[in-house]
RNA sequence: GCGGGUGUAGCUCAAUGGUAGAGUCCGGGCCUUCCAAGCCUGAGGUGUGGGUUCGAUUCCCAUCACCCGCUCCA
Numbered sequence: 001g002c003g004g005g006u007g008u009a010g011c012u013c014a015a016u017g018g019u020a021g022a023g024u025c026c027g028g029g030c031c032u033u034c035c036a037a038g039c040c041u042g043a044g045g046u047g048u049g050g051g052u053u054c055g056a057u058u059c060c061c062a063u064c065a066c067c068c069g070c071u072c073c074a
Base pairs, nucleotide, nucleotide: 001070002069003068004067005066006065007064010024011023012022013021018054026042027041028040029039030038047063048062049061050060051059
C1' cells in the first nucleotide's frame, strides 16, 4: 500500500428497512431483626460524517479504532 472482518447500555450479546431488546452491573422498592439470596421496578446505547428512503442499527460512500490475510504479477 491492497483486501476482508468487527464496532449497539459500564460489560457480554441480540435485533437485517418500520417505536432498539436480553443477561449481568448500577439505583429504588418488597421480603428479612440486619446482610445476602429471591421478587418487582427504574436509569442507561447504534464509532464518526454524508447519501438513498416516507422511514436506516440495517442499504450505499467516506473516515476513525481494533483484528486477520496479502505485499506475487501487471